Transfer RNA from a Candidatus Aenigmatarchaeota archaeon, 72 nucleotides, folded computationally.
Its Rfam family is "tRNA". Its family is annotated with triplet codon-amino acid adaptor activity in the Gene Ontology. By type it is a transfer RNA.
The coordinates come from a structure-prediction model, not an experiment, and the mean pLDDT is 82.
[in-house]
RNA sequence: GGGCCGGUGGUCUAGUGGCAUGACGUCACCUUGACGCGGUGAAGGUCGAGAGUUCAAAUCUCUCCCGGCCCA
Numbered sequence: 001g002g003g004c005c006g007g008u009g010g011u012c013u014a015g016u017g018g019c020a021u022g023a024c025g026u027c028a029c030c031u032u033g034a035c036g037c038g039g040u041g042a043a044g045g046u047c048g049a050g051a052g053u054u055c056a057a058a059u060c061u062c063u064c065c066c067g068g069c070c071c072a
Base pairs, nucleotide, nucleotide: 001071002070003069004068005067006066007065010024011023012022018055026042027041028040029039030038048064049063050062051061052060
């Protein structure tokens, strides 16, 4: 330098055009003598950045950034 894959709450993850999903973790309450386990609920996301297409974009297109793999 060329090609391919990936980037989504603190962590991991689902989502191929129409409300962003679940688990763990965190917090509150219930339970316990207390802790843990268990139960109920809540908070937490400008979907890597910018632009474009579209009535509508995490999703499609382009450029860039970061990580990984392959080729030279």